[in-house]
Record summary:
A computed fold for a 71-nucleotide RNA from Candidatus Jorgensenbacteria bacterium GWA1_54_12, annotated as transfer RNA. NCBI's taxonomy places the organism under Bacteria, Bacteria candidate phyla, Candidatus Joergenseniibacteriota. Rfam family: tRNA.
RNA sequence: GCGGGAAUGGUUUAGUGGCAAAACGACUCUCUUCCAAGGAGUAGUCGGGGGUUCGAUUCCCCCUUCCCGCA
Numbered sequence: 001g002c003g004g005g006a007a008u009g010g011u012u013u014a015g016u017g018g019c020a021a022a023a024c025g026a027c028u029c030u031c032u033u034c035c036a037a038g039g040a041g042u043a044g045u046c047g048g049g050g051g052u053u054c055g056a057u058u059c060c061c062c063c064u065u066c067c068c069g070c071a
Stems, first nucleotide, its partner, number of pairs: 001070007010024004018054001026042005047063005
């Protein structure tokens, strides 16, 4: 330099045009003499920009970062 793939709460990952989700974690309440465990709840997310579309996390283009291959 060329080609391919990935980027989603704090972490690991689902989701795939029509209100974004699970587990763990954080916080609050409950339980307990206290702690842990358990139960209930709350907050927190689509890497950045543009395009297509009535509507984009999803489709297309560019940028950034990471991974794989070729040279």